Context: one part of a larger RNA
RNA sequence: GGACGAACGCUGGCGGCGUGCUUAACACAUGCAAGUCGAACGAUGAGGCCUUGUUUUCGGAUGGGGUUGAUUAGUGGCGAACGGGUGAGUAACACGUGAGUAACCUGCCCUGGACUUCGGGAUAACUGUUGGAAACGGCGGCUAAUACCGGGUGUGACUUUCGGCCGCAUGGCCGGGGGUGGAAAGGUUCCCUUUUUGGGUUCUGGUCUGGGAUGGGCUCGCGGCCUAUCAGUUUGUUGGUGGGGUGAUGGCCUACCAAGGCGUUGACGGGUAGCCGGCCUGAGAGGGCGACCGGCCACACUGGGACUGAGAUACGGCCCAGACUCCUACGGGAGGCAGCAGUGGGGGAUAUUGCACAAUGGGGGGAACCCUGAUGCAGCGACGCCGCGUGGGGGAUGACGGCCUUCGGGUUGUAAACCUCUUUCGGCGGGGAAGAAGCCCCCUUUUUUGGGGGUGACGGUACCCGUUAAAGAAGCGCCGGCUAACUACGUGCCAGCAGCCGCGGUGAUACGUAGGGCGCAAGCGUUGUCC
Repeated sequence: GGACGAACGCUGGCGGCGUGCUUAACACAUGCAAGUCGAACGAUGAGGCCUUGUUUUCGGAUGGGGUUGAUUAGUGGCGAACGGGUGAGUAACACGUGAGUAACCUGCCCUGGACUUCGGGAUAACUGUUGGAAACGGCGGCUAAUACCGGGUGUGACUUUCGGCCGCAUGGCCGGGGGUGGAAAGGUUCCCUUUUUGGGUUCUGGUCUGGGAUGGGCUCGCGGCCUAUCAGUUUGUUGGUGGGGUGAUGGCCUACCAAGGCGUUGACGGGUAGCCGGCCUGAGAGGGCGACCGGCCACACUGGGACUGAGAUACGGCCCAGACUCCUACGGGAGGCAGCAGUGGGGGAUAUUGCACAAUGGGGGGAACCCUGAUGCAGCGACGCCGCGUGGGGGAUGACGGCCUUCGGGUUGUAAACCUCUUUCGGCGGGGAAGAAGCCCCCUUUUUUGGGGGUGACGGUACCCGUUAAAGAAGCGCCGGCUAACUACGUGCCAGCAGCCGCGGUGAUACGUAGGGCGCAAGCGUUGUCC
């Protein structure tokens, strides 16, 4: 000198863009953060329409039948493994980079092939009864499905055999025959017939399988901290064979056999630490860092475990144990903010219990739409960067006042006053967006063609116009040398200053105050850390 997720002191006009618990991975009140589908299913059945009774004060009230259907607790499907947070652990194939997988998986999506057949028994909801303070149940009865189960058929799968092709070792690929065992689900639009549980059609789904895409799993080469006041370490350890397990290789696990494996090119131990793209600095080499943003990893009160599923470290799932907190009728239960806000605590220190799904993206749905503290915005903080302003021109009797003085004057100083001009920003008034692509509604059209209307949190914001009056807007540090900037008074080794050298003991440019000056400026200094 530069830099910062900074803090502290003094000061503080406006805007844009960023950014904001670095400490206690401490504990958490409250609200919200993951739902959705009625075009899978039974049930529920507000309201409307049609029809038909009873009653009537002729307004209406009420009952039955048909039709339509708002709503939703439950069964079922998909999602909940994404998105969001944190950095505790981890020195490791965790990460980066480059390879391998002939040792593997991949829901939804795209593309190709084949199919979508015949049956069955339950169960929730509901209902009856019953236990419990509650959380939550028990028993009996009824019912549906794209829920569950069985049969049939089946390209491919496994096994065997024959033939062909290929490779990088184990081996891989293609075609034919035999054997083994293995699938499925319907819903909906419109039309016809309505004898119907029927037929056709549209859209959407279901099953098996080949390929793709995407996402992952596993293996390997190389690379990146400190410590030798850690020198030896290891028994599933190193390798083999058989077996098990997995989607898959493998001591991953197990039995047996062999005695190996690693290490001064630093094993093992200890300490520290998420890694990277990058960021800061530097001419570079290098050094330091890993906040924000992006990729990967790990974690979700602590420890352990599996289930479900295409996929699980399963943050807002389950079970067990523990600590802690809460409820209780004392029998028993409930909970997990390292999601967004917010609270206490810790700390030098870090924000609102805001608005909206309008946009982008995500989940569900045929769609409308619903959900979305992701996200878009707003609020707070000079925390940072950038921009703008606090006026411009003229104005000498160089006024008054202040300070200094050799008492002549000098300086503050064109500074002010005064004259004139302008009006950014601010205030007030008026107009007022883009962001809307899409989607929805109405009319039209053979076909989404054409026309019209609607949909914005931010926001009455940005922006534009008018108006107001120089009107509302300057501080901080320093002035001995380094280092730009000097005098007076006070103090008298006192009080104090100080980054280093050092100042102060009666003439202090070094302390304190004042005048003046220098530097930067909505900031200026100090402290801390890095280069």

Annotation
A computed fold for a 531-nucleotide part of an RNA from an uncultured Actinomycetales bacterium, annotated as small-subunit ribosomal RNA, 5' domain. Its mean pLDDT, the model's own confidence on a scale to 100, is 81.